Large-subunit ribosomal RNA, domain II from a Candidatus Nomurabacteria bacterium, 697 nucleotides, folded computationally. Its Rfam family is "Bacterial large subunit ribosomal RNA". Rfam links the family to the GO terms ribosome and structural constituent of ribosome. A reference for the family is Yusupov et al. (2001), "Crystal structure of the ribosome at 5.5 A resolution", Science. Its mean pLDDT, the model's own confidence on a scale to 100, is 81. The full RNA is in RNAcentral, with records from ENA. The organism belongs to Candidatus Nomuraibacteriota, within Bacteria.

[in-house]
Context: one part of a larger RNA
RNA sequence: GCCAACGAGUUUAUGUAUGCUGCCUGGCUAAGCUCUUUACGGAGUGGAGCCUCAGGGAAACCGAGUGUUAAUAGCGCGAUUUUGUAGUAUACAUAAGACCCGAAGCCAGAUGAGCUUACCAUGAGCAGGAUGAACCCUUUCGAGAGAAAGGGGGAGGUCCGAACCCGUAUGCCGUUCAACACAUUGGGAUGACUUGUGGUAAGGAGUGAAAAGCUAAUCGAAUCUGGUAAUAGCUGGUUCUCUCCGAAAUAACUUUAGGGUUAGCGUUUGUUUUAUCCUCUGGGGGUAGAGCACUGGAAGGUAUUGAUAGGGAGAAAUCUCGCGAUACCUAUCAAACUCCGAAUACUAGAGAUUAAUUAACAAACAGUUAGACUAUGGGGGCUAAGCUCCAUCAGUCAAAAGGGAAACAGCCCAGAUCUAUAAAUAAGGUCCCUAAAUCGAUACUAAGUGCAAAACGAGGAUGUGAUAUUUCUUAGACAAUGAGGAGGUCGGCUUAGAAGCAGCCAUCCUUGAAAGAAAGCGUAACAGCUCACUCAUCAAGAGAUUUCGCGCCGAAAAUAAUCGGGGCUAAGUAUCGUACCGAAUUUUAGGAUUGCAUCGAUGUUCGCAUCGAUGUAGUGGUAGGAGAGUAUUCCACUCUUGCGUUGAAGCCGAAGGCGUGAGCCACGGUGGAGCGUGUGGAAGUAAGAAUGUUGGC
Numbered sequence: 001g002c003c004a005a006c007g008a009g010u011u012u013a014u015g016u017a018u019g020c021u022g023c024c025u026g027g028c029u030a031a032g033c034u035c036u037u038u039a040c041g042g043a044g045u046g047g048a049g050c051c052u053c054a055g056g057g058a059a060a061c062c063g064a065g066u067g068u069u070a071a072u073a074g075c076g077c078g079a080u081u082u083u084g085u086a087g088u089a090u091a092c093a094u095a096a097g098a099c100c101c102g103a104a105g106c107c108a109g110a111u112g113a114g115c116u117u118a119c120c121a122u123g124a125g126c127a128g129g130a131u132g133a134a135c136c137c138u139u140u141c142g143a144g145a146g147a148a149a150g151g152g153g154g155a156g157g158u159c160c161g162a163a164c165c166c167g168u169a170u171g172c173c174g175u176u177c178a179a180c181a182c183a184u185u186g187g188g189a190u191g192a193c194u195u196g197u198g199g200u201a202a203g204g205a206g207u208g209a210a211a212a213g214c215u216a217a218u219c220g221a222a223u224c225u226g227g228u229a230a231u232a233g234c235u236g237g238u239u240c241u242c243u244c245c246g247a248a249a250u251a252a253c254u255u256u257a258g259g260g261u262u263a264g265c266g267u268u269u270g271u272u273u274u275a276u277c278c279u280c281u282g283g284g285g286g287u288a289g290a291g292c293a294c295u296g297g298a299a300g301g302u303a304u305u306g307a308u309a310g311g312g313a314g315a316a317a318u319c320u321c322g323c324g325a326u327a328c329c330u331a332u333c334a335a336a337c338u339c340c341g342a343a344u345a346c347u348a349g350a351g352a353u354u355a356a357u358u359a360a361c362a363a364a365c366a367g368u369u370a371g372a373c374u375a376u377g378g379g380g381g382c383u384a385a386g387c388u389c390c391a392u393c394a395g396u397c398a399a400a401a402g403g404g405a406a407a408c409a410g411c412c413c414a415g416a417u418c419u420a421u422a423a424a425u426a427a428g429g430u431c432c433c434u435a436a437a438u439c440g441a442u443a444c445u446a447a448g449u450g451c452a453a454a455a456c457g458a459g460g461a462u463g464u465g466a467u468a469u470u471u472c473u474u475a476g477a478c479a480a481u482g483a484g485g486a487g488g489u490c491g492g493c494u495u496a497g498a499a500g501c502a503g504c505c506a507u508c509c510u511u512g513a514a515a516g517a518a519a520g521c522g523u524a525a526c527a528g529c530u531c532a533c534u535c536a537u538c539a540a541g542a543g544a545u546u547u548c549g550c551g552c553c554g555a556a557a558a559u560a561a562u563c564g565g566g567g568c569u570a571a572g573u574a575u576c577g578u579a580c581c582g583a584a585u586u587u588u589a590g591g592a593u594u595g596c597a598u599c600g601a602u603g604u605u606c607g608c609a610u611c612g613a614u615g616u617a618g619u620g621g622u623a624g625g626a627g628a629g630u631a632u633u634c635c636a637c638u639c640u641u642g643c644g645u646u647g648a649a650g651c652c653g654a655a656g657g658c659g660u661g662a663g664c665c666a667c668g669g670u671g672g673a674g675c676g677u678g679u680g681g682a683a684g685u686a687a688g689a690a691u692g693u694u695g696g697c
Base pairs, nucleotide, nucleotide: 001697002696003695004694005693006692011096012095013094014093015092016091017090018089019088020087021086022085023084026051027050028049032045033044034043035042036041055062056061065077066076067075068074099237100236102234106227107226108225109224110223111222117201118200119199120198121197122196123195124194125193126191128160129159130158131156135152136151137150138149139148140147141146164188165187166186169184170183171182203219205215206214207213240629241628242627243626244625245624250263251262252261253260254259264368265367266365267364268363269362270361271360272359275358278351279350280349281348282347283346289340290338291337295334296333297332299330300329301328302327303326304325305324306323310321311320312319313318371397372396373395374394375392376391377390378389379388380387402413403412404411417591418590419589420588422587423586424585428581429580430579431566432565433564437578439577440576441575442574443573444572450568451567459553460552463550464549465548466547468545469544470543471542472541480537481536482535483534484533486510487509488508491505492504493503516531519530520529521528592619593618594617595616596615597614598613599612600611601610602609603608630686632683633682634681635680636679637678639676642675643674650670651669652668653667656665657664658663
C1' cells in the first nucleotide's frame, strides 16, 4: 500500500411540539398486596397522589374578578373565546461518558538503588622504566656557624608507559555488529585511583566535586494500578436510495473576537386571503451637479487710503518699486460653505393584475455569524497592491454544470428533470490546427505595426493619407544652368593696419535689368569665393501654416519563445452590409415527477383519502429542513399446513426480466442443510476515508 472483518446520535428520567390510540357520565394510577408463570412477564387489587375544571395577591384574604389605592378613578394580571387526560411513535431540549477516537496533565495507593548517585562494612588490583626529597655514613674545607663532594636511602594527588579506568579528535556505522558500537588518535595510570560481594538512602522524595545530572533503554518530578469513558470552545471521522424547498459568512452583547446567546436569512405545519410585487399621483429632503448670496481659501487689475520701516532716482518738491487695509471689476476653490438643486431611494394614497411556491403572523426544526472577486459611490494607502475598511439586501462564485475569454472559482453569454446523429439562436467567431465567408463595399497601414485586453513619457522626424487657411505663379513662379552682382569709396572714426565683413557712428547718392556703405567663408591688411538682388534659358505648378487618421525613433533580460500555434500584407486597422457556425439557452418529438385548478372512478369513520385524465406553472444545488422508500438481524402470526438432498443458505457468472433508484426476481455453475412470502413488532440496522482496530498478502 491493497484486501477482508470490526468500527460512530444510543439508553434512562423529565419537559415541549406534532401524529395516532383509549376514556371523556373528567383522565391516570405509584409503591405495596393477592393470584398465576417457561422466572421474562401477565391478571387483579390499591385513588395515596398528579393534571384539568378560576383567577388575583408577598400574604392575610377575596373571587369572575383581584392587586395597587383614600377612591367606586386609572392601571397591571385575569374572565368574557376552550375539552382534558393517560399511553405510544417521531423531533428537539435538559441531566447523565451522551455521536466516535484523541491529549499534555491532576490526585491516591503501591513497586523499584541487580542500571545509576552517595555512603557504610569487608576483600582484591596496579608490567616495566625514569627522577632521586627528608634522613644516615664517610671524606675535604673552615677558628666556628656551616659548606661541598662521594656513598647509602627511597619521598611524591612526581615523570614515561602496559593491564585497568576514561572517552579528546577524526573516520566508519547510521532499516546498524550495536536503541551509542567499531577503527585510528588521545587523557589518567600509588591515587580525590580502579574494582568484587553484602548493606543503607526514593518520588515533591532521595542522591548529586551541581549537568536540573542520576534514581532499571523512562526524569524540570520514576514506574504500575486505580479515580477514569478526566476534560478538550480544538483536529480528524461519522456507513443505503429517490423526491420537494433551500441559506449564511450581517447586527447587538459577550475575559468576546477561529466559541456562544438573541435578532436577520432557510424549512415544515397552520392562520389571514392580495395585505406582496408593479404602475400612477402626492410628500419631506439638501446628496450628485452647480454656484459664490453667507463662512473661509486663493489669482490678476483699478480706485481710495495707511505706515513713513524699506529699495531706486532727484539739490529739493516729488516720482517710482514694494508692504498693508477697504471697495469694485475679471476669473476661481471647499467633507465639516450654500442664493440653488436633481436622478435614485424612502414614505402615504389610489389603480390595475387574480398571478407568483407573493406577503404577514403563530408554532416546531435548523444551519450560518473566517467570505471572495467584479462594477459603482467613498474612507485609509502613494486616486500602490490579487491591499484594507464601509455602502449599493448590485452581480457572480461560495452552493452552478454548459458555451466564450489559448489555459483561467468571482469576467461575458446562459441557469443542467430525462432521452434524441432534429431545428433556431446568445456571447464569441468563420485561412489551417477548428464548426462556420480565403464573403461584399470604401479607405488606411509597409511598421510583421498589427492579428485578445492592458502598457512605455518628455522629446524628435520632408513616413504617409485626409482637412482647412494662405502666399507666389504663362505679365513665366519654385528648383536647376549661364551671366551680372557695379561706381562715388579704402564712407567717417578708431587703429601698426581696419579696404563691405575686430570695434564705434552713420547707412546716403549715382549708373542701371539688378547690386546691402553688405548675410556668410576668407586675408596681417588687401586679394579671393559665395549670398541678397537682376537678366537669360527652361517650362507648370511651387511654398508656408492648422487640425485629424495610421505608422517611425525614443523602446534594455535571461528557451529561437512567441498573436494559443502555423502563419498572414490581410487572415491587420476603420466604417458599413449580407450569409453561416456556435451552449445542457429556446423550439421540436417522446417519457418521468412536484404544486395548483378542473373532471371522472373507487373507498369512506362523510372530515377526506387513493387512482386516472386534461390544463397550467415548475423540477442546478453546499450547510440545513421536509417527504417517500430499499436493505440487514431477531420476534409474533401467516402461507394449498410456504420452499428444501428431485439440492436450503452462501459464493461465482459484463449477457434475461422488474423498479427513477437503493434494490428485487429468474437462469447456469459451485455448495451440501437449512431457508423464505405477507402483515406487524424490536434493533448491536447499511462503510471508503478517522496518521482508525485486528488478521492476511